[in-house]
């Protein structure tokens, strides 16, 4: 890497605009009422951390200064930790890890 099996959490959220379908009409339009979250769009609240991404410690490394001990600046520095930017909150799908053949 490539098959295969495992794999957590949080909204099936509210609101507009948009679609759909009723009612009202003699039909039809257009208004108005009511129903569905629906083809998407947008805002708005709550909210999870396990695709990326951010930060940080033990430790280490450069270069300064010091006679030495050591200081000072800088830069590296895991994770299921941290933020919560990204991505997410039915199922599905993905999913960071693991486990098994190659």
């Nucleotide at each position: 890497c490539c098959g295969u099996g495992g794999g957590a959490g949080a909204g099936a959220g509210u609101c507009g605009c948009g679609g759909g379908g009723g009612a009202u009409g003699g039909g039809g339009g257009a208004g108005u009422c009511c129903c569905c979250g629906c083809a998407g769009c947008g805002a708005c609240c709550g909210c999870c951390g396990a695709a990326g991404g951010u930060g940080a410690a033990a430790g280490g490394g450069c270069c300064g200064c010091g006679a030495g001990a050591g200081c000072g600046c800088u830069c590296c520095g895991a994770a299921u930790c941290u933020c919560u930017c990204a991505g997410g909150c039915a199922g599905a799908a993905g999913g960071a890890c693991c486990g098994c053949g190659g």